[in-house]
RNA sequence: GGGGACGUAGCUCAGUUGGGAGAGCGCUUGUCUGGCAGACAAGAAGUCGUGGGUUCGACUCCCAUCGUCUCCACCA
Numbered sequence: 001g002g003g004g005a006c007g008u009a010g011c012u013c014a015g016u017u018g019g020g021a022g023a024g025c026g027c028u029u030g031u032c033u034g035g036c037a038g039a040c041a042a043g044a045a046g047u048c049g050u051g052g053g054u055u056c057g058a059c060u061c062c063c064a065u066c067g068u069c070u071c072c073a074c075c076a
Base pairs, nucleotide, nucleotide: 001072002071003070004069005068006067007066010025011024012023013022019056027043028042029041030040031039032038049065050064051063052062053061
């Protein structure tokens, strides 16, 4: 320098026909309990890496770019 994969909630991840942003764990509150643990119920938490484009509409398509991993090439 070239190719590929990945980037979504605090963590691990799902979401590919372009139209509702979600799950588990964790966190907060409430109930049960003398308390803890535990169970149940409710809730908070998001620039979908970043910028731009296409579109009535983008996590999703296109371009650029940043980061991580990986393969190849180059130098030694």

A computed fold for a 76-nucleotide RNA from a marine sediment metagenome, annotated as transfer RNA. Its Rfam family is "tRNA". It is annotated as a transfer RNA. RNAcentral holds the sequence, with entries from MGnify.